SAM riboswitch aptamer (S box leader) from an Ignavibacteria bacterium, 118 nucleotides, folded computationally. Of the family's consensus pairs, 97% are formed in the model. The organism belongs to Ignavibacteria, within Bacteria. The coordinates come from a structure-prediction model, not an experiment, and the mean pLDDT is 82.
RNA sequence: GACUUAUGGAGAAAGGCGGAGGGAUUAGGCCCAGAGAAACCUUGGCAACCGACCUGAAUAUGUUGUAUUCAGCGAAAGGUGCCAAUUCCUAUCCUGCAAAUGCAGGAAGAGAUGAGUU
Numbered sequence: 001g002a003c004u005u006a007u008g009g010a011g012a013a014a015g016g017c018g019g020a021g022g023g024a025u026u027a028g029g030c031c032c033a034g035a036g037a038a039a040c041c042u043u044g045g046c047a048a049c050c051g052a053c054c055u056g057a058a059u060a061u062g063u064u065g066u067a068u069u070c071a072g073c074g075a076a077a078g079g080u081g082c083c084a085a086u087u088c089c090u091a092u093c094c095u096g097c098a099a100a101u102g103c104a105g106g107a108a109g110a111g112a113u114g115a116g117u118u
Stems, first nucleotide, its partner, number of pairs: 001118007013043004021032003026091004044083003049079002053074001054072008087110001092107006
């Protein structure tokens, strides 16, 4: 990089450094930003995808146990990820309403993260 799959209406910031951009890409919109953007560093935090652990249930084995699967509004010090705004919103298709730019809902696409495969 490619493929498969799950999830995205919740949550969580300070300091240093830096010096003009940033919100993935293209377009439109709307925002953030010299009261200091991005990147980087430190510390802190969030969450619960993976692993370990705990509790409960089922099944198997055949025994005070072990293994597997499932569930948990349990926990979480390990591996990732994340810490403005729904993935900031829209773009394509379908449905409903509407005179209509449109509004509401659904699906897809794209992108993000995890896990697995290659």